[in-house]
RNA sequence: GCCUGGCUAGCUCAUUUGGUAGAGCAUGAAACUCUUAAUCUCAGGGUCAUGGGUUCAAGCCCUAUGCUGGGCA
Numbered sequence: 001g002c003c004u005g006g007c008u009a010g011c012u013c014a015u016u017u018g019g020u021a022g023a024g025c026a027u028g029a030a031a032c033u034c035u036u037a038a039u040c041u042c043a044g045g046g047u048c049a050u051g052g053g054u055u056c057a058a059g060c061c062c063u064a065u066g067c068u069g070g071g072c073a
Stems, first nucleotide, its partner, number of pairs: 001072007010025004019056001027043003031039001049065005
């Protein structure tokens, strides 16, 4: 330099054909327990990497940039 994938909660990842964004773990609280742990219930937490475009409507489609993984030279 060329080809190809990824970027969504603190972490690991879903989001099925564009229509108000979720799970597990973690965190906080209550219950239970002599206490811790475990278990169970609830809660908080998101500019969906950034800019622009298409659309009534974009995490999803198009485009540029950034970061990152793989392959080729």
This is a predicted structure of a 73-nucleotide RNA (transfer RNA) from Pelodiscus sinensis. Its mean pLDDT, the model's own confidence on a scale to 100, is 81. Its Rfam family is "tRNA". Rfam classes the family as a transfer RNA. Gene Ontology term of the family: triplet codon-amino acid adaptor activity. RNAcentral holds the sequence, with entries from Rfam.